[in-house]
Record summary
This is a predicted structure of a 72-nucleotide RNA (transfer RNA) from a Nanobdellota archaeon. Model confidence (mean pLDDT): 83 of 100. Its Rfam family is "tRNA". Rfam classes the family as a transfer RNA. Lineage of the source: Archaea > Nanobdellati > Nanobdellota.
Order: sequence, then structure tokens, then C1' cells
RNA sequence: GCCUGCAUAGCUCAGCGUUAGAGCACUUGAAUCGUAAUCAAGGGGUCGGGGGUUCAAAUCCCUCUGCAGGCU
Repeated sequence: GCCUGCAUAGCUCAGCGUUAGAGCACUUGAAUCGUAAUCAAGGGGUCGGGGGUUCAAAUCCCUCUGCAGGCU
């Protein structure tokens, strides 16, 4: 320098066009003599930045940034 992949909640990840989900974690409650486990409820992200296509984009296209891998 070139090519490919990834970037979504605190963490690990799902979501292949129609207003974003799970597990763990966290908060509250239940239960317990108490703690943990367990059960119930709840808060939390507008999806790395910018632009484009579309009635509608996390999802398609371009670009930038970061990370990982490969080639020379």
C1' cells in the first nucleotide's frame, strides 16, 4: 500500500427494509431467622461518525474512524 471481516444496553451477542431483543450484570419486591440460590417486576442503547438510496434503513450503497485477519 491492497483485500476481507467486525463496530448494536455495563459485558457477551441476536436482529438479512417497516418505530431494537436475549442472557448475564444492575435496581425494587417476594420468599428465608439471615445470606446465596430461586421467583416476579423494572430501569438502561435510537444501533462507531458523516452522507446517499427509499414511503420507511441497525439492516442497502459511499466515505471516515477504530479493531482483527490476510497479501505484498